This is a predicted structure of a 92-nucleotide RNA (c-di-GMP-I riboswitch aptamer) from Anaerobacillus arseniciselenatis. The model forms 95% of the base pairs in the Rfam consensus. The sequence is in RNAcentral, with records from Rfam and Ribocentre. Its Rfam family is "c-di-GMP-I riboswitch aptamer". Rfam links the family to the GO term cyclic-di-GMP binding. The source organism's lineage runs through Bacteria, Bacillota, Caryophanales, Bacillaceae and Anaerobacillus.

[in-house]
């Protein structure tokens, strides 16, 4: 070095909520507040998988319109899914 993860040391992040703000939404930003987490660090252009659908396409009502409604569609979105990659410390 490399697996591994301890009733070890120093330490770290921050689930739901709730406030305000951004966004069509999914979500994301601050603050507050901890469900947890040995990578709960970073990477969505290394892959895989999930979400949304505004804006396009298409169907269907309809009057060849609007409007609605459904279905498809990501270079939008989600690392706290699974991966990829750095990395503190050092019991057993």
């Nucleotide at each position: 070095u490399c697996u591994c993860g301890a009733u070890a040391a120093a330490g770290g992040c921050a689930a739901a909520g709730c406030u305000a703000g951004c966004g069509a939404a999914a979500g994301u930003u601050a603050g507050u507040g901890a469900c947890g987490c040995a990578a709960a660090g970073c990477u969505a252009c290394a892959g895989g998988g999930g979400c949304u659908a505004a804006g396009g396409u298409g169907u269907a009502u309809u009057a060849c319109a609007a409007g609605u409604a459904c279905a498809c569609u990501a270079c939008g979105c989600c690392a706290g899914c699974c991966a990829g990659u750095u990395a503190c410390c050092g019991a057993a």